[in-house]
Context: one part of a larger RNA
RNA sequence: GGAUGAACGCUGGCGGCGCGCCUAACACAUGCAAGUCGAACGGGAAGCGGGGCCUCCGGGCCCCGCCGAGAGUGGCGAACGGCUGAGUAACACGUGGGCAACCUGCCCCCUCCACCGGGACAGCCUCGGGAAACCGUGGGUAAUACCGGAUACUCCGGGACGGCCGCAUGGCCGGCCCGGGAAAGCCCAGACGGGAGGGGAUGGGCCCGCGGCCUGUUAGCUAGUCGGCGGGGUAACGGCCCACCGAGGCGAUUAUGGGUAGCCGGGUUGAGAGACCGACCGGCCAGAUUGGGACUGAGACACGGCCCAGACUCCUACGGGAGGCAGCAGUGGGGAAUCUUGCGCAAUGGGCGGAAGCCUGACGCAGCGACGCCGCGUGCGGGACGAAGGCCUUCGGGUCGUAAACCGCUUUCAGCAGGGACGAGGCCCUCACGGUGACGGUACCUGCAGAAGAAGCCCCGGCUAACUACGUGCCAGCAGCCGCGGUAAUACGUAGGGGGCGAGCGUUAUCC
Numbered sequence: 001g002g003a004u005g006a007a008c009g010c011u012g013g014c015g016g017c018g019c020g021c022c023u024a025a026c027a028c029a030u031g032c033a034a035g036u037c038g039a040a041c042g043g044g045a046a047g048c049g050g051g052g053c054c055u056c057c058g059g060g061c062c063c064c065g066c067c068g069a070g071a072g073u074g075g076c077g078a079a080c081g082g083c084u085g086a087g088u089a090a091c092a093c094g095u096g097g098g099c100a101a102c103c104u105g106c107c108c109c110c111u112c113c114a115c116c117g118g119g120a121c122a123g124c125c126u127c128g129g130g131a132a133a134c135c136g137u138g139g140g141u142a143a144u145a146c147c148g149g150a151u152a153c154u155c156c157g158g159g160a161c162g163g164c165c166g167c168a169u170g171g172c173c174g175g176c177c178c179g180g181g182a183a184a185g186c187c188c189a190g191a192c193g194g195g196a197g198g199g200g201a202u203g204g205g206c207c208c209g210c211g212g213c214c215u216g217u218u219a220g221c222u223a224g225u226c227g228g229c230g231g232g233g234u235a236a237c238g239g240c241c242c243a244c245c246g247a248g249g250c251g252a253u254u255a256u257g258g259g260u261a262g263c264c265g266g267g268u269u270g271a272g273a274g275a276c277c278g279a280c281c282g283g284c285c286a287g288a289u290u291g292g293g294a295c296u297g298a299g300a301c302a303c304g305g306c307c308c309a310g311a312c313u314c315c316u317a318c319g320g321g322a323g324g325c326a327g328c329a330g331u332g333g334g335g336a337a338u339c340u341u342g343c344g345c346a347a348u349g350g351g352c353g354g355a356a357g358c359c360u361g362a363c364g365c366a367g368c369g370a371c372g373c374c375g376c377g378u379g380c381g382g383g384a385c386g387a388a389g390g391c392c393u394u395c396g397g398g399u400c401g402u403a404a405a406c407c408g409c410u411u412u413c414a415g416c417a418g419g420g421a422c423g424a425g426g427c428c429c430u431c432a433c434g435g436u437g438a439c440g441g442u443a444c445c446u447g448c449a450g451a452a453g454a455a456g457c458c459c460c461g462g463c464u465a466a467c468u469a470c471g472u473g474c475c476a477g478c479a480g481c482c483g484c485g486g487u488a489a490u491a492c493g494u495a496g497g498g499g500g501c502g503a504g505c506g507u508u509a510u511c512c
Base pairs, nucleotide, nucleotide: 001512002511003510004509006508007507008506009505010504013376014375015374016373017372018371019369020368021334026332027331028330030329031328032327035076036075037074040073041072047066048065049064050063051062052061053060054059083287084286085285093211094210095209096208097207098206099205102204103203107200108199109198110197111196112195113194115149116148117147118146124139125138127136128135129134155180156179157178158177161174162173163172164171165170185192213259214258215257220250221249222248225247226246227245228244230242231241232240262284263283264282265281266277267276268275269274289310290309291308292307293306312323313322314321315320340366342365343364344363348362349360350359351358352357379409380408381407382406389400390399391398392397413453415448416447417446418445419444423439426436427435428434456501457500458499459498460497461482462481463480467496468495469494470493471492477484478483
């Protein structure tokens, strides 16, 4: 000098774009953050309309029609999105390869199929237990829920035999035959769906080479340890797991141990080489109160799912239950320090749905904070041998100083008034007209008034740009280094003057 997710002191007009718990992965009140589909299914409350009966004129009961809530079965989603960096020195990450060892819901393409039956369980009704959370008995019921059978390919398993290929564990093709495996409807129709198989796309799993911290005041480490055979398990290879057999495997090219740390694209600095860093944004990984476990599923060992255990908090009728903000806001605490319990789904994106649409603290916006960067303003011109006042003075004067007053002018920004968006394409409705913006009456445009509302901070001994007076008297104090202060201090304090930067200026911390 540059830089910062900064903080602190003094000061503070406006706008744009960004950024904002670096500490306690500490504990959390409250609200919201994941639902949706009636075109899978049974069912049907309230309400509205009509009719009948009754009426104590308020209305009640029943029937029909419309509309269709809550709850339930079922499907898809909930494994995405959002947060955090605790752990991790590891194939976690980066990069380049491999799988002749793998999976992939929804989407796209191709081929074929969809036949016949059956029994339940919720909701509901009944009875019962419980303070509650909830639970149980009996009865009845629908389906794109569940079960059985049939059929079936190039599917799966086996398979004599035959062909081709590869460096290879092996791969590809044919294969009479044996065994095994499907389906779902709705509808006038269409639309939307179902099953088997092949291919694609996307996403993932696994393996390997290489690369990136400190420590030798850590030198030896290792029993599923290293390998083999057989098996189990998995989507899949593998000591992943198991039985048996062998005795190996790693290490100064740093094993093992200890410390520290999420990794990267990148960021800061520097002429570069390099050094330091990994906040925001993007990719990957890991975690979801702590530890463990599996279930469901195409996908999880699952933040707002389940079970067990621990700590903690809450409710309780003491028998037993409920909870998990490292989601968005917000609270306490910790700290030098880090925001609103806001608006909206209008846009973009996501889930469900044929659609209308519903949900979405993702997101889009607004609010707060000079935290950063950038832009703008706080006026412009004239104006004295130079007011007053301050300071200094050799008492002549010098200086603040064209500075002010005063005269003329302008009106950005802020203020007030009027107009007023782009972002909207799509979708819906309609013969047509038309409807849809949180931000927002914002940006922007026009007009109005008046210099009117808007300047501070640090420094002035040398380094280093800027000097005098008074006070003080090794005191009070300053200080980044050298050093100042003990009676004339340009170094302390104040004032006048000056220098620097400017809505900032200084200080502290850290990095180059």